[in-house]
RNA sequence: GCCGGGGUAGCUCAGUUGGUUAGAGCGCUGCGCUCAUAACGCAGAGGUCGCGGGUUCAAAUCCCGCCCCCGGCA
Repeated sequence: GCCGGGGUAGCUCAGUUGGUUAGAGCGCUGCGCUCAUAACGCAGAGGUCGCGGGUUCAAAUCCCGCCCCCGGCA
C1' cells in the first nucleotide's frame, strides 16, 4: 500500500430489504426479602450508535471522506 471483518451503555454483544421508546446480559444505585451476607424479586440511572459531511419526510442502518482495532496479502 491492497483486501476483508469490526467500532452501539462501565464490560460482552444484539439490532442493517431505512420507519418513530435504541435494547439484552453482566456490572452500578435504591428498595424488598434475611439475624446478616449472598442469591432472588422490583425499580432506576447510564448511550452525540467512532468523527465529519451527504441522500431522505425520516439514518445505528444507505453513500463519501477520515480515525482506531483485528486478520490476510504484498
A computed fold for a 74-nucleotide RNA from Candidatus Aenigmarchaeota archaeon ex4484_224, annotated as transfer RNA. It matches the Rfam family "tRNA". The family's RNA type in Rfam is transfer RNA. Its mean pLDDT, the model's own confidence on a scale to 100, is 82. NCBI's taxonomy places the organism under Archaea, Nanobdellati, Candidatus Aenigmatarchaeota. The sequence is in RNAcentral, with records from ENA.